Large-subunit ribosomal RNA, domain IV from a soil metagenome, 344 nucleotides, folded computationally. Its mean pLDDT, the model's own confidence on a scale to 100, is 85. The RNAcentral record of the full RNA draws on MGnify.
Context: one part of a larger RNA
RNA sequence: CCUCUGUCAAGGAACUCGGCAAAUUGACCCCGUACCUUCGGAAGAAGGGGUGCCCUAGUAGCUUUCUGUCUUCGGACAGAGGGAGAGGGGGCCGCAGGAAACUGGCUCAAGCGACUGUUUACCAAAAACACAGGUCUCUGCGAACGCGCAAGCGGAAGUAUAGGGGCUGACUCCUGCCCAGUGCCGGAAGGUUAACCGGAGUGGUGAGCGAAGCCACGAGGGGAAGCCCCGGUGAACGGCGGCCGUAACUAUAACGGUCCUAAGGUAGCGAAAUUCCUUGUCGGGUAAGUUCCGACCCGCACGAAAGGAGUAACGACUUGAGCACUGUCUCGACAGGGGGCUCG
Numbered sequence: 001c002c003u004c005u006g007u008c009a010a011g012g013a014a015c016u017c018g019g020c021a022a023a024u025u026g027a028c029c030c031c032g033u034a035c036c037u038u039c040g041g042a043a044g045a046a047g048g049g050g051u052g053c054c055c056u057a058g059u060a061g062c063u064u065u066c067u068g069u070c071u072u073c074g075g076a077c078a079g080a081g082g083g084a085g086a087g088g089g090g091g092c093c094g095c096a097g098g099a100a101a102c103u104g105g106c107u108c109a110a111g112c113g114a115c116u117g118u119u120u121a122c123c124a125a126a127a128a129c130a131c132a133g134g135u136c137u138c139u140g141c142g143a144a145c146g147c148g149c150a151a152g153c154g155g156a157a158g159u160a161u162a163g164g165g166g167c168u169g170a171c172u173c174c175u176g177c178c179c180a181g182u183g184c185c186g187g188a189a190g191g192u193u194a195a196c197c198g199g200a201g202u203g204g205u206g207a208g209c210g211a212a213g214c215c216a217c218g219a220g221g222g223g224a225a226g227c228c229c230c231g232g233u234g235a236a237c238g239g240c241g242g243c244c245g246u247a248a249c250u251a252u253a254a255c256g257g258u259c260c261u262a263a264g265g266u267a268g269c270g271a272a273a274u275u276c277c278u279u280g281u282c283g284g285g286u287a288a289g290u291u292c293c294g295a296c297c298c299g300c301a302c303g304a305a306a307g308g309a310g311u312a313a314c315g316a317c318u319u320g321a322g323c324a325c326u327g328u329c330u331c332g333a334c335a336g337g338g339g340g341c342u343c344g
Base pairs, nucleotide, nucleotide: 001339002338003337004336005335006334007333008332010330011329014328019325027051028050029049030048031047036041038170052092053091054090055089056088062082063081065080066079067078068077069076070075093097105323106322107321108320109319110318111317112315113314117129118128133168134167135166136165137164138163139162145154146153147152171310172309173308174307176240177239178238181237182236183233184232185231186230187229190228191227192226196222197221208214209213241259242258243257244256245255268302269299280296281295282294283293284292
């Protein structure tokens, strides 16, 4: 010097990205417990008090195993037995009595996810995945769907209260407008149309035949699905405007005009895990607050199952605040175990 451990005056987070680490708390009994709430919880909330040994005393009480008595046949009472047994009172000792060991720090506010679960074996445990629940869609059973060249197997020894797929993700209140494009579903009149069916005519020509010359391949027409077309469909892929003017202070614009669109963002929320400008502005907390909380709304670029807004409970989650506590720090000191180093 390194490492592990112990202790510390005064202060007590001034440390630091951040209380990281450490400290505090801790067991049992008793008292006592708020907001909120889905009435279960929240709760070990919080916050207090007690705890040794001796005597009372193995007493009171507990216990129906046995015996006895009584009985309304359920049981009651007494004695014995069993056992991990007080409260209260009195006394004794110490600085200290859960004397060792084991053994929650607490509270407030906000975000996200309902929850218990799952995950990157070896840098991520989470607000990611899953989840009950919701919804759309496919599937009538030799099901849909999946694996396989096939046979066959799974689905399922199941049968629409079943099974597959997609999205959402407890619960509560809700889930607006657009079907023009794309997809899907339905429709079949018309258009297009492959193979194929069909078979009229003109001109030319090769093989072939032939004396002249004849002559295959051909046109219109018919012809399925699909596409075009007609309609439906958003918890299908998706989308959800611009400019100008206007009120008797000003400002603003309920109101009007105009252009465009398939339709121009409803409820709710909003500087947000989303806000660039931005440390927006105001309020709160601090002596002082780019974070935090509550508001405002000019939403660069929230918004309704790629769900919207809430929400008790839950969380080794994230953010902010406080109490307690401390060597994190002011600021360092000492001690013990181990190592290093030096000598041997």